This is a predicted structure of a 111-nucleotide RNA (SAM riboswitch aptamer (S box leader)) from Rubrobacter taiwanensis. The sequence was found by an Rfam model in a public genome assembly. Lineage of the source: Bacteria > Actinomycetota > Rubrobacteria > Rubrobacterales > Rubrobacter. The coordinates come from a structure-prediction model, not an experiment, and the mean pLDDT is 80. Its Rfam family is "SAM riboswitch aptamer (S box leader)". From the family's description: The SAM riboswitch is found upstream of a number of genes which code for proteins involved in methionine or cysteine biosynthesis in Gram-positive bacteria.
[in-house]
RNA sequence: UGUUCAUCGAGAGCGGUGGAGGGACGGGCCCUGCGAAGCCGCGGCAACCGGCGGACCACGGAGUCUGCGGCAGGUGCCAAUUCCCGCGGAGGAGACUCCGAGAGAUGAGCG
Numbered sequence: 001u002g003u004u005c006a007u008c009g010a011g012a013g014c015g016g017u018g019g020a021g022g023g024a025c026g027g028g029c030c031c032u033g034c035g036a037a038g039c040c041g042c043g044g045c046a047a048c049c050g051g052c053g054g055a056c057c058a059c060g061g062a063g064u065c066u067g068c069g070g071c072a073g074g075u076g077c078c079a080a081u082u083c084c085c086g087c088g089g090a091g092g093a094g095a096c097u098c099c100g101a102g103a104g105a106u107g108a109g110c111g
C1' cells in the first nucleotide's frame, strides 16, 4: 500500500506533561484556556485474533463448528450511533423517516 471477510444504535477516564487545536475528508453541528492534539503513567471497556475447554466429521487433519463457558497473551477502544449528512432508492404535502451502497475505523487472512 492493495485485496477478501467480519463487525461498527452496547461498553469504558483519571493524573502528569504540553500550550491550540480536535471530532478521517467536505458541509453541518459539537468538544476545547473550567486546557485541544501529541507524549508519559496508572486505570478501565470489549472479546476480533490467540491460549484453555467443549462438540462434530467423508476423523487421526496445524480439520471444521461453537448465538458453549470462562482466561486476558497480541491488537483495538474509553464525548456525542462511525456525532449527523454526503451517492441511490422507498414513503411523506412538508419537516422528516426508513432501506441499500459508498467512504471511514478495527480485527483477521492473502498479495
Stems, first nucleotide, its partner, number of pairs: 001111008013042005021031003025086004043078003048074002050071001052069002054065003057061001082103001087100005